This is a predicted structure of a 111-nucleotide RNA (SAM riboswitch aptamer (S box leader)) from a bovine gut metagenome. The sequence is in RNAcentral, with records from MGnify.
[in-house]
RNA sequence: CUUAUCACGAGUGACCGAGGGACGGGCCUGAUGACGUCACGGCAACCGGCGAAAGCUUGGUGCCAAAUCCCGCAGCGCGUGCACACCCCUUGGGGAGCGCUGGCAGAUAAG
Numbered sequence: 001c002u003u004a005u006c007a008c009g010a011g012u013g014a015c016c017g018a019g020g021g022a023c024g025g026g027c028c029u030g031a032u033g034a035c036g037u038c039a040c041g042g043c044a045a046c047c048g049g050c051g052a053a054a055g056c057u058u059g060g061u062g063c064c065a066a067a068u069c070c071c072g073c074a075g076c077g078c079g080u081g082c083a084c085a086c087c088c089c090u091u092g093g094g095g096a097g098c099g100c101u102g103g104c105a106g107a108u109a110a111g
Base pairs, nucleotide, nucleotide: 001111002110003109004108005107006106011040012039013038014037015036019029020028021027023072024071025070026069041064042063043062046060047059048057049056050055068105073102074101075100076099077098078097086095087094088093089092
């Protein structure tokens, strides 16, 4: 750089000791010890292996709070419907909000 996937799933113990969730905003999480490291366990099925296939897992990765935690950029739709229903200019728009789609960024795998 390309392609694929990202609403599923899966944690205990030991050590350490303050931040962690990639970045910005939000919102969470953490001395009842997070993050990290190690051990064991598990999830998954990208690659490998087996198989006619469905599928399986002894291998190489990956992963085991929250949708990639949510949003970030753009397009479209939506005014009484399930919540909030506001702001600005003006009689119809714009912003905000909500939903959908696509994109950006990121992560992982394979090349």